[in-house]
């Protein structure tokens, strides 16, 4: 860095330090000087790994990852409905996790 297989409608933030971006891309619409990204401390959410129980399953949350505006914040592509929208499933692509090579 590549393929595979599982989830993405729940759900959780204060503080210092910074000082102008952020929300992956793209086109919208949010968010940002009432302070963005980034680091830094403390919480905290969940429940893949993981622990416990003989387990379909239950339950914990000590350790390893995630994550803590907005559904992955919506649409991009194809389908379906419908005079057209609103709307609905499905794919891409994305993110996280476990094993693999």
């Nucleotide at each position: 860095a590549a393929a595979u297989c599982a989830u993405c409608a729940a759900g959780a933030g204060c503080a210092g330090c910074a000082g102008a971006g952020g929300g992956a891309c793209u086109g919208g619409c949010c968010c940002a000087a009432u302070g963005a990204a980034g680091c830094u401390g403390c919480g905290g959410c969940a429940a893949c790994c993981u622990c416990u129980g003989a387990a379909a399953c239950a339950g914990a949350a000590a350790g390893g990852u995630g994550c803590c505006a907005a559904u992955u914040c919506c649409g991009a592509c194809a389908g379906a409905a419908u005079a057209a929208u609103a709307u609905c499933u499905g794919a891409c692509a994305g993110a996280u996790g476990a094993g693999u090579c």

This is a predicted structure of a 101-nucleotide RNA (SAM riboswitch aptamer (S box leader)) from Megasphaera paucivorans.
Of the family's consensus pairs, 97% are formed in the model.
It matches the Rfam family "SAM riboswitch aptamer (S box leader)". About the family: The SAM riboswitch is found upstream of a number of genes which code for proteins involved in methionine or cysteine biosynthesis in Gram-positive bacteria.
The RNAcentral record of the sequence draws on Rfam.
The prediction has a mean pLDDT of 87.